[in-house]
RNA sequence: AGGGGAAUAGUUUAAUGGUAGAAUGACGGUCUCCAAAACCGCUGAUGGGAGUUCGAUUCUCUCUUCCCCUG
Numbered sequence: 001a002g003g004g005g006a007a008u009a010g011u012u013u014a015a016u017g018g019u020a021g022a023a024u025g026a027c028g029g030u031c032u033c034c035a036a037a038a039c040c041g042c043u044g045a046u047g048g049g050a051g052u053u054c055g056a057u058u059c060u061c062u063c064u065u066c067c068c069c070u071g
Stems, first nucleotide, its partner, number of pairs: 001070007010024004018054001025043001027041004047063005
């Protein structure tokens, strides 16, 4: 320099263009002599900008960061 891929909750990750889910974590509760475990509740997210669309996590362009390949 060229090509490909990834970016979603504190963390690990799902999601045919039509209400963003789960696990774990944090917090609260039940249980226990106390704690752990278990159970119940609750909390919290689409990397930045633009475009297409009635509607974008999803499609297009661009920027940023990271990974891989070629030279």
RNAcentral holds the sequence, with entries from ENA. Predicted 3D model of a 71-nucleotide RNA (transfer RNA) from a Bacteroidales bacterium. Its mean pLDDT, the model's own confidence on a scale to 100, is 84.